[in-house]
This is a predicted structure of a 543-nucleotide part of an RNA (small-subunit ribosomal RNA, 5' domain) from an uncultured bacterium. RNAcentral holds the full RNA, with entries from ENA. Rfam family: Bacterial small subunit ribosomal RNA. The prediction has a mean pLDDT of 84.
Context: one part of a larger RNA
RNA sequence: AGCGAACGCUGGCGGCGUACUUAACACAUGCAAGUCGAACGAGGAGCCUCGCUGUAGCAAUGCAGCGGAGCUUCUAGUGGCGCACGGGUGAGUAACACGUGGGCAACCUGCCCUCGAGUCCGGGAUACCCUCUCGAAAGGGAGGCUAAUACUGGAUACGUUCUUCGGAUCGCAAGGUCUGGAGAGGAAAGGUAGCGAAAGCUGCCGCUCUUGGAGGGGCUCGCGGCCUAUCAGCUAGUUGGUGAGGUCAUGGCUCACCAAGGCGAUGACGGGUAGCUGGUCUGAGAGGACGACCAGCCACACGGGAACUGAGACACGGUCCCGACUCCUACGGGAGGCAGCAGUGGGGAAUUUUCCGCAAUGGGCGAAAGCCUGACGGAGUGACGCCGCGUGGGGGACGAAGGCCUUCGGGUCGUAAACCCCUGUCAGAGGGAAAGAAGGGUCGGCGCGUGAAUAGCGCGUCGAUCUGACGGUACCUUCAGAGGAAGCCCCGGCCAACUCUGUGCCAGCAGCCGCGGUAAGACAGAGGGGGCAAGCGUUGCUC
Numbered sequence: 001a002g003c004g005a006a007c008g009c010u011g012g013c014g015g016c017g018u019a020c021u022u023a024a025c026a027c028a029u030g031c032a033a034g035u036c037g038a039a040c041g042a043g044g045a046g047c048c049u050c051g052c053u054g055u056a057g058c059a060a061u062g063c064a065g066c067g068g069a070g071c072u073u074c075u076a077g078u079g080g081c082g083c084a085c086g087g088g089u090g091a092g093u094a095a096c097a098c099g100u101g102g103g104c105a106a107c108c109u110g111c112c113c114u115c116g117a118g119u120c121c122g123g124g125a126u127a128c129c130c131u132c133u134c135g136a137a138a139g140g141g142a143g144g145c146u147a148a149u150a151c152u153g154g155a156u157a158c159g160u161u162c163u164u165c166g167g168a169u170c171g172c173a174a175g176g177u178c179u180g181g182a183g184a185g186g187a188a189a190g191g192u193a194g195c196g197a198a199a200g201c202u203g204c205c206g207c208u209c210u211u212g213g214a215g216g217g218g219c220u221c222g223c224g225g226c227c228u229a230u231c232a233g234c235u236a237g238u239u240g241g242u243g244a245g246g247u248c249a250u251g252g253c254u255c256a257c258c259a260a261g262g263c264g265a266u267g268a269c270g271g272g273u274a275g276c277u278g279g280u281c282u283g284a285g286a287g288g289a290c291g292a293c294c295a296g297c298c299a300c301a302c303g304g305g306a307a308c309u310g311a312g313a314c315a316c317g318g319u320c321c322c323g324a325c326u327c328c329u330a331c332g333g334g335a336g337g338c339a340g341c342a343g344u345g346g347g348g349a350a351u352u353u354u355c356c357g358c359a360a361u362g363g364g365c366g367a368a369a370g371c372c373u374g375a376c377g378g379a380g381u382g383a384c385g386c387c388g389c390g391u392g393g394g395g396g397a398c399g400a401a402g403g404c405c406u407u408c409g410g411g412u413c414g415u416a417a418a419c420c421c422c423u424g425u426c427a428g429a430g431g432g433a434a435a436g437a438a439g440g441g442u443c444g445g446c447g448c449g450u451g452a453a454u455a456g457c458g459c460g461u462c463g464a465u466c467u468g469a470c471g472g473u474a475c476c477u478u479c480a481g482a483g484g485a486a487g488c489c490c491c492g493g494c495c496a497a498c499u500c501u502g503u504g505c506c507a508g509c510a511g512c513c514g515c516g517g518u519a520a521g522a523c524a525g526a527g528g529g530g531g532c533a534a535g536c537g538u539u540g541c542u543c
Base pairs, nucleotide, nucleotide: 001542002541003540005539006538007537008536009535012389013388014387015386016385017384018382019381020347025345026344027343029342030341031340034081035080036079039078040077042075043074044073045072046071047070049068050067051066052065053064054063055062056061088300089299090298098224099223100222101221102220103219104218107217108216109215112213113212116209117208118207119206120154121153122152123151129144130143131142132141133140134139161184162183163182164181165180166179167178168177169176170175190205191204192203193202194201195200226272227271228270233263234262235261238260239259240258241257242256243255244254245253275297276296277295278294279290280289281288282287302323303322304321305320306319325336326335327334328333353379355378356377357376361375362373363372364371365370392422393421394420395419402413403412404411405410426484428479429478430477431476432475436470440466441465442464443463444462445461446460447459448458449457450456487532488531489530490529491528492513493512494511498527499526500525501524502523508515509514
């Protein structure tokens, strides 16, 4: 000098930060990942309309029932996308985990942008639902019906993939790039809107094959960063080869066979410790120590193991198995995983609200409206830290009272107080009152594009209108009145600040030196003084 601090005494306000360093201990409760009806069938409700029947009526019409079309809305299901992001933690890991610089001629990539080509003809199921049935439950089983952008057969094939035959060019090489010919294999899905009698045409969103890209990822290599030799030898898939399997892809990654290699005092192997980095603290620097908050990467998700789905996982709030623990049970069998946000118990010197909102930023889904979002934006708690402000200002005595000291003259607290004149920050009460809001939607106008179109759709622009959790907050203003707001440590030397009384090697102090045994500036109290100040000290740790 510093701190994610704690402890003691004390404590007025605000802003910005920050807050389980210990038990990766166990968790009650709520919430933290959904969304799309413009992919699909069904069911319920509401509105409107049409038809039929019955009833009242002369009728208009009303009521009731059944059926159909349309619109709105809700629900579970099929289907799509998301759930691999975001959020948490630091257990493990001394490793290509991280940092940095390269390589992939050995690779992948959903959504997005871009290039080109297409989107044709068929088929069989199934959930929901109904019936039956097993089970205490969790959950199943059988039969029957039905749809799709679900599943599936065929056609076509600009690119692409594979085989084969050439050419050019590049590379040390393996081989790459460009280009030409032949053969083989391989795609798809519709929805919605407008015009129209229909056929059909058109817009938008999709779907399939393909080119290039962006962003993301995988693999690999050089170098770099802990302690220990009281760890000296280590190694059998071990090291290499051939072949095969496997993967998006190289590889002993895996396997069969063959060879006998590979690593090591430049520290192998073993043990201990540890997430790594940008950085942070300190220091004149060199260096040392650390890695909280924020950001990047990695690893983990009750302990261990495994794969499935998928563009992507070996998957925190998915599945399966083993284990420990907790809970339910009709004892047959089941359910669960806060190292998400709050919160509870426990551990501990010690670390917060079971708050508000999606208004903003960002994310998922959707054509959109919108829905979801404990990410996030805010508020709350804690002087835990940093910063700012206040607790008043001016005048006021040869100087009150009182305290303390005294050589008894006086000195000091001390302009300090009282008293007089002011001010009005903060807190208090009243009034006004934001920025953060732009997008987007709707309505109207204009322009451009697409198009057969003065439909529609897309884009742009102008005007109007709607959207704020924080919050009636910041801020401004009015009112009142010095009123509500100062403590802590120290005073022997180091080290700034001295006397009195008490005590008598006692009681005690102490960072070191050391004080205390009858005048103690070192103990305790008091007066006075010094230092910092809403803090001041102590302890711990780092330099």